């Protein structure tokens, strides 16, 4: 000076869709990671989370000759001897090595995290309860003796390890005596501390030390060379005093889960003695007290080292505790001490178990959680590397000597970090690869190619920092001393010392040469195509992809991110406010205790003084260092390393404020309570007393039923029921008053009277002086069911019986019925114990009822107080709603929730006679469960309407026969297709062959047809006669070319074409896939709906408009309205028919005029009429009246041909149903290509025991038949339609006029109506079937055509349950034409002809539109959905019993060891006697000390016994979940067809189902209240 303020994102997924809850998952960061793929370098780091499993082999703690005794050899020199083998001697090797005795270390360094929930760590104090070797300061001192030992020598034992005995030696090793400041201890006086005094202070008394080495001197002394007795100088050694450092001990605070662990506890908790420690202290003992912890969680269980840190996060938190640092435990398992300043000792000792190794069987050895490294475990973690050169650390004076610590190195992309893999230029946008709409795109300036460049890696060259020193040596300066010896300090020089390393770097050389991959590519989420696969392989974090077009699986180009890495696994924090302190809820989503009193305990009204415990302020201790952070420096940068700074938000002590809060006192009244005085109540308990029902029982009086249902039938009834009537007995409940009216904490309280009793309100005074509120543990109360004793029993009724009813009814419905409903006492203690809303105070517009007081007021009425209701402002709310009786704004206390299932299930523990309640969880599963709300759909809810929907009609169908179409069935094949309406006389407007797609046989393969290309052929190409053949086709070869153009003609040749053949492209496929498709089409459905713009509202889905009131065929119209307006539907425009008019007049017409004919518009002529076909008017609720709002419109009249859309057609909104059609067409994509193609013959689609549709014909007299005879209409006709005439009974033949048609033909209309027969019958009905004859078309009528004649003459006499069709020119019923067609038609698809009946209405059934309700449904009620039971998986629970852990408790043995006591044994120094003696001293006796041995407390491991906890297995058994398409019901979701649901008891295959009380979280009608509008 910086710094000290920088920080907060979401998304997918519940549903058709939206809001909300709500959980799941994902994007981020880390990691001691692992594992897949891939790999160029280098810096720095990091590296058994597992088995604290076991360990071969090396090392990891020694040193010290300046403590001490003693002390080799190899080998080399070198004397002597020698029987030449060798032997005995010196020296050096050396005072060396190795071994001892002594010191000092070895309690540090190094490793680990088993065990510890603990004063263990942490952090803050305390020791007046302590210790501290080596260090540093300062004092003093360092004397005089003595006796052993071991090493060594010799003996003995022993496998081994090692021991034993006997001589011999030294010390800084042991002992003894003096000396004693200062200590200690005592005694005596005084001083000071809050204190015990262990603090001080004087004076006496007691009682404790030592060790010497070493170098150098000769100044002083003594023999006198030189030594030392000296002296000096350093290294020790002894005793104080202080310091430092270390270390013990105590204390405050914080330190994981579990109450499904609540009561621990006998040294325990205090005292007093002693004991023992460096030191407090039950540490330990001996007596005495009877205490100590505990819900503010003891005691037990489970896990675990702990901090600094570190990860994450905006932060608060949360999770970690790996490397580096502090602390603390541990060293194989226990349990012990001794040594020593310090262990209760990782590389020491003893015991005891385990386990391994040796053995001679007698005993013995060991401890990798140092540092390599091996085996095993495991998804995993490394080299039996160098070096003591630096730092450090221990020995020594030093030199130095050890150090697996530590420094490097090697291995591993384990993490961070840093660099490269090349830079420019370079468009025919090569080549190839992939796509493609086949034009092109992309890869993609990418690459070739040109021009540089020169990290790393390679190869060569030089070559560090880190070393600075001790020591040595020279100089120079100080110091002790007598001293130029020597020792010592400094300074300055000079020499030595590197494991990493020939390593960092630096230069040189060469060259784009040697160096990129991994995930991913639906959506989250940045990136997309083809292929292959075909719900199959497979993906998958979560939604979720795969069932034949996969951007989701697998490959291939492509792209997208990251990058020497790049996915995935696991783990942790975030997102997640999804545990919420910051920063959540709780009416319905999870979730308020059923309901009060009440401890503890939290909270507390006003005022005043004092206090200072909380709060503030300061100062000041501490907050280790490393690390985070900022600033600066060092390595080329960075990571990483140094430096300073900042921070540590804590604790602790002092000081100080007092306003709030606490605490102590005075005071106060308004909270809260007490007294008075009224007042209303099903409040609560006893006891009594009444009337009406109901059943029972006597009587009477009456007869055949009676009860009961949806209908019945069980039952009851002639032995007289029911039904009345009178008289008795029971037992239970109290209509009416009666009220969203009272009371009560709740539960819950209803007849009247007494009597006892608990709480409320109100009023106006006085009095206590905060005495309150809440309330965890706890106590009581507390419907219904049930239990227990006794009771008592009308009626009701679980269960149970019988009847019903049903597929079945263990149900609803009936008959009957015991428990039990009641009482008395005990018990249980649970409900939708709901207002699903804890309790208290306090604020916050107002309307309007009602209950019970009080005041004002004359009545109205109006104020307040305490209840109880309903509407509604602001707010609130996800939303619905809540709103002064708050879900609103606020305190304050208590319960309570954290996805859904498993589960309120299961161990447990507690209550309870039992049922069973109360606490109250896992494993496993799923991604959702939830709530309000919105559109739909629905419904055996509701209201409104419509519609041949029903009803009223008429006529069919279902029964017959044939027709046809389908199912089925057969068959070689019976081609496919269509499947409720809306397939089913439908594709198909016509299968003998063809048609034909099928089936057999036979043939052909560039094909039967299309286009391109190449190549060939004039006697080609075609192709007759004649052979095979069923044909298709194959032989065959007389015979034989075209066309254009050069070139006007001939001819020939030459190009071309067309045709041939032979190949290549490709043709063809009625092969699949209508669920890839496009066209078309059917349906709801000619129903009256679908919608959009803007605006409004509503967080949104959505909503409004569109809904209401009328009206209409109609969202057609009008009024009203947060709506305004608009568009596709209705409607109208269009075509036809119906009146009229103009305009035209042939092939039609024909009224008037002529002609004419047997007869006719037959002719002339007319344009008048019909008609015909163009235009044209006409109907619009225009008028009129009447109801309506005066609208719109309805009704009735008028006029008119038609009147209210005149009739009839065309025309079909958003859309539904994956509806039909790939076999009408196109078409994607998949098959098949000498066949699935394609010709031909035959066959089959025509079969036939059934079944269904749809139809003709019928069954008769409203009729059959014969005979006469009238009158359409709309079409058709040249490959046609056919007339006359003739010929056949008849189809029909012959024949040929006319006609391309208002002309000619089909072509005769039929029913009707006139005349006649039948007469009710299997008929003169009815035609079928069948023989026979025949005609027509046709190549051909056998499988398989129509028509005729003649003959047969079946079934059928009116159709069962069930069903269709139609409301006027309709239904019925008649008959005509067309189209397909060689021919075939009861079908279809037109036309006329006669030509009715009914419709009251809208209960009811289909269908459909509005509107409203409910819903658990959205694939949309053909939903949805519960349970048993079968089956597979899975994981719990129980379980006779077995296995194993773990901590105690009782007694039992009892090691080692401390501590203890000992009649016993042995003992050098020191004492005490006694005796010898060569006076040094010896020997005996005894004694203090000690040691053994023996005993005696504790006392590891073991044993034994009952329990007790925990976990594994367990035959069986129990529910539980999960698993496309298993059984049985069908409980629930709509009045789910009996509403449902909670409690509780019984019953049942399930689901349930019935009693009982009880909630609405029930529709739907009606009624009450209450409310709002008027």
């Nucleotide at each position: 000076a910086a710094a000290u303020a920088c920080g907060g994102a979401g998304a997918g997924u519940u549903u058709g869709a939206u809001c909300c809850u709500g959980g799941c998952u994902c994007a981020g960061g880390a990691c001691a990671a692992a594992c897949g793929c891939u790999u160029g370098c280098g810096g720095c780091g990091u590296g058994c989370c597992u088995a604290a499993g076991a360990c071969a082999u090396g090392c990891a703690a020694g040193u010290c000759a300046u403590a001490c005794g003693a002390g080799a050899a190899a080998u080399c020199c070198u004397g002597g001897c020698u029987u030449c083998g060798g032997c005995c001697g010196g020296g050096a090797a050396a005072g060396u090595a190795a071994a001892g005795u002594g010191g000092c270390g070895a309690a540090c360094g190094g490793g680990u995290g088993a065990g510890u929930a603990a004063c263990g760590c942490g952090u803050g104090a305390g020791u007046a309860a302590a210790c501290u070797g080596c260090c540093u300061u300062c004092g003093a001192g360092u004397u005089c003796g003595g006796g052993a030992u071991a090493a060594c020598a010799c003996u003995u034992c022993u496998a081994a390890c090692g021991a034993a005995g006997u001589g011999c030696u030294a010390a800084u090793a042991c002992c003894g005596g003096a000396u004693g400041a200062a200590a200690u201890c005592u005694c005596a006086g005084g001083a000071u501390u809050u204190a015990u005094a262990u603090u001080u202070u004087u004076g006496g008394g007691a009682u404790c030390a030592a060790a010497g080495g070493u170098g150098g001197c000769c100044u002083c002394u003594g023999c006198u060379u030189g030594c030392a007795a000296g002296c000096u100088a350093u290294c020790g050694c002894u005793u104080g005093a202080a310091g430092a450092u270390g270390u013990g001990c105590u204390c405050g605070c914080g330190u994981u889960c579990u109450a499904u662990u609540a009561g621990c506890u006998a040294g325990u908790u205090g005292g007093u003695g002693g004991g023992g420690u460096a030191a407090u202290g039950g540490c330990c003992u001996a007596c005495c007290a009877a205490g100590g912890c505990g819900a503010c969680g003891a005691u037990g269980g489970a896990u675990a080292g702990c901090c600094g840190g570190c990860c994450u996060g905006a932060g608060a938190g949360g999770g970690u505790g790996u490397u580096c640092g502090g602390c603390c435990a541990c060293a194989c398992u226990g349990g012990g001490a001794u040594u020593g300043a310090g262990a209760u000792a990782c590389g020491g000792c003893c015991c005891a178990g385990a386990c391994u190794c040796c053995u001679a069987c007698g005993g013995g050895a060991g401890g990798c959680a140092g540092c390599a490294g091996u085996c095993g475990g495991g998804a995993a973690u490394a080299u039996u590397g160098c070096g003591c050169a630096a730092u450090g650390c221990c020995c020594g004076c030093a030199a130095g000597g050890g150090u697996g610590a530590c420094g490097c190195a090697g291995c591993a992309a384990c993490g961070c970090c840093g660099c490269g893999u090349g830079a420019g230029g370079g468009a025919u946008g090569a080549a190839g690869g992939c796509c493609u709409u086949c034009g092109g795109g992309u890869u993609g300036u990418a690459a070739a190619c040109c021009u540089c460049u020169g990290u790393c890696a390679g190869g060569g060259a030089g070559g560090a920092c880190g070393a600075a020193a001790c020591c040595u040596c020279c100089a120079g300066a100080g110091g002790a001393a007598a001293a130029u010896a020597u020792c010592u300090u400094c300074u300055g020089g000079a020499a030595u010392u590197g494991a990493c390393g020939g390593u960092a770097c630096u230069c040189c050389c060469a060259a784009a040469g040697g160096a990129a991959g991994c995930u991913c590519c639906g959506g989250c989420u940045a990136a997309u195509u083809c292929c292959g696969u075909g719900c199959c392989a497979g993906c998958a974090g979560c939604c979720g992809c795969g069932g034949u077009a996969a951007u989701a699986c697998g490959g291939g180009g492509g792209g997208a991110g990251c990058a020497a890495g790049c996915g995935u696994u696991g783990u942790c924090c975030g997102g997640a406010u999804u545990u919420a302190c910051u920063g959540g809820g709780c009416g319905u989503a999870a979730a308020g205790a059923g309901c009060g009193c009440g401890u503890a305990g939290g909270u507390g009204g006003g005022u005043c003084u004092g206090u200072a415990a909380g709060u503030c302020a300061a100062a000041c201790g501490u907050g280790a260092a490393a690390g985070c952070c900022c600033c600066g420096a060092g390595c080329u940068c960075a990571a990483c390393u140094c430096g300073g700074g900042a921070u540590c938000c804590g604790c602790a002590u002092u000081u100080g404020a007092a306003a709030c809060u606490g605490c102590a006192g005075g005071c106060c009244u308004u909270g809260a309570g007490u007294a008075c005085a009224a007042a209303a109540g099903a409040g609560g308990a006893a006891g009594g007393c009444g009337g009406a029902a109901u059943u029972c029982c006597c009587g009477g009086u009456g007869u055949a039923g009676c009860g009961g249902u949806g209908g019945a039938a069980u039952g009851c009834g002639u032995a007289g029921a029911u039904a009345u009537c009178g008289g008795g007995a029971a037992g239970a409940a109290c209509a009416c008053c009666g009220g969203u009216g009272g009371c009560g904490a709740a539960g819950g309280c209803g007849g009247c009277c007494u009597u006892c009793u608990g709480g409320u309100u109100u009023g106006a005074u006085a009095c206590u002086g905060a005495c309150a509120c809440u309330g965890a543990g706890g106590c009581g109360c507390g419907a219904a069911a049930g239990c227990g004793u006794g009771g008592g029993a009308a009626g009701c009724a679980a269960a149970c019986a019988g009847g019903a009813u049903u597929a079945g009814a263990u149900a609803c419905c009936c008959u009957g019925g015991u428990a039990g409903u009641c009482c008395a006492c005990g018990c249980u203690g649970u409900a939708a114990a709901c207002g699903a809303u804890g309790g208290g105070c306090a604020c916050u517009g107002g309307g309007u009822g009602u209950u019970g007081g009080u005041c004002c007021g004359u009545u109205a009425g109006g104020a307040u107080c305490a209840g109880u209701g309903c509407c509604g402002c602001a707010g609130c709310u996800a939303a619905c709603g809540c709103g002064u009786u708050a879900a609103g704004u606020g305190c304050c206390c208590c319960g309570c929730c954290u996805g859904g299932g498993g589960a309120g299930u299961a161990c447990g523990a507690c209550c309870g006679c039992a049922a069973g309640g109360u606490u109250g969880a896992a494993a496993c599963u799923c991604a959702a469960a939830g709530g309000a709300a919105u559109u739909g759909a629905c419904g055996g809810g509701g209201g409104c309407c419509c519609g041949c929907a029903c009803a009223a009609g008429c006529g069919g169908u279902g029964g017959a026969g044939c027709a046809u179409g389908u199912g089925g069935u057969u068959u070689a094949a019976u081609u496919c297709g269509a499947a409720g309406c809306a397939a089913c006389g439908c594709g198909a407007a016509g299968a003998a062959c063809c048609u034909u797609a099928c089936c057999g046989g036979g043939g052909u393969u560039u094909g039967a047809c299309a286009u391109g290309c190449u190549a060939g052929a004039a006697g080609u190409a075609g192709g007759a006669a004649c052979c095979c053949g069923a044909a298709a086709g194959g032989g065959g070869g007389a015979c034989g070319a075209c066309c254009u153009g050069u070139a006007u003609c001939c001819a020939a040749u030459c190009a071309g074409g067309a045709g041939c053949u032979a190949g290549c492209a490709c043709a063809g496929g009625u092969g699949c896939u209508g669920c890839a498709u496009g066209g078309c089409u059917g349906u709801c459905g000619u129903c009256a709906g679908c919608u959009c713009g803007u605006g409004c509202c509503g967080u949104g889905a959505g909503g409004u408009g569109u809904u209401g009131g009328g009206u209409u065929a109609a969202g057609u119209c009008c009024c009203g309205c947060a709506a305004c307006g608009a568009g596709c539907g209705c409607a109208a425009c269009c075509c036809u028919u119906g009146c009229c008019c103009c305009u035209a007049g042939u092939u039609g017409c024909c009224a008037u005029c002529a002609g004419g004919u047997a007869a006719u518009g037959c002719u002339g002529g007319g344009a008048a009429c019909u008609c015909u076909a163009g235009g044209g008017g006409g109907a619009c609720u225009g008028c009129c009246g009447a109801g309506g709002a005066u609208a719109a419109c309805u009704c009735g009249g008028a006029g008119g041909a038609a009147g209210g859309u005149g009739g009839g057609g065309a025309u079909g909104a958003c859309g539904u149903c994956a509806a039909g059609u790939c076999c009408u067409c196109a078409u994607g994509g998949c098959c098949c290509u000498u066949a699935u193609g394609u010709c031909c013959c035959g066959g089959g689609c025509u079969a036939c025991a059934c079944a269904c549709g749809u139809g003709c014909u019928a069954c008769a007299a409203u009729g059959g038949c014969c005979g006469a005879u009238a009158c359409a209409g709309a079409g058709g006709g040249u490959a046609g339609c056919a007339a006359a005439a003739c010929c056949g009974c008849g189809a029909g033949g012959u024949g040929a006029a006319g006609c391309u048609a208002a002309u000619c033909c089909c072509a005769g209309a039929a029913a009707a109506c006139c005349g006649g027969c039948c007469u009710c019958a299997g008929u003169u009905c009815g035609g079928a079937u069948u023989g026979g004859a025949g005609u027509c078309u046709g190549c051909a009528a056998c499988u398989c055509g129509a028509c005729u004649c003649c003959a047969u003459g079946a079934a059928g006499u009116g159709g069962g349950a069930a069903u269709c069709g139609c409301u006027a020119g309709u239904a019925a019923u008649c008959g005509c034409g067309g189209a397909u067609c060689a021919g075939c038609a009861c079908g279809c698809c037109g036309c006329g002809g006669u030509g009715a009946a009914u419709a009251c209405g809208u209960u009811c059934c289909c269908g459909g539109g509005c509107c409203u309700u409910g819903u658990a449904c959205a694939c949309a009620c053909c939903g949805c959905c519960c349970g048993u039971c079968a089956a597979g998986c899975g994981a719990c629970g129980a379980a006779a019993g077995u296995c194993g852990g773990g901590a105690g408790u009782a007694c039992c043995c009892g090691a080692a060891g401390c501590c203890g006591c000992u009649u016993c044994u042995c003992u050098a120094a020191c004492c005490c006697g006694u005796c010898c003696c060569u006076c040094g001293g010896g020997a005996c006796g005894g004694g203090a000390g000690g040691a053994g041995g023996g005993u005696g407390u504790c006392g590891a491991a073991g044993g034994u016994a009952a329990a007790c906890u925990c976990g594994g297995c367990g035959a069986u058994u129990g529910g539980c979940g999960c698993u496309a398409a298993g059984u049985c019901g069908u409980a629930a979701c709509a009045a789910g067809g009996u509403a449902g649901c909670c409690g509780u008891a019984c019953c049942g295959g399930a689901a349930g189902g019935u009693g009982u009380g009880g909630c609405u979280g029930g529709a739907u009608c009606a009624c009450c209240u209450c409310c709002u509008u008027u």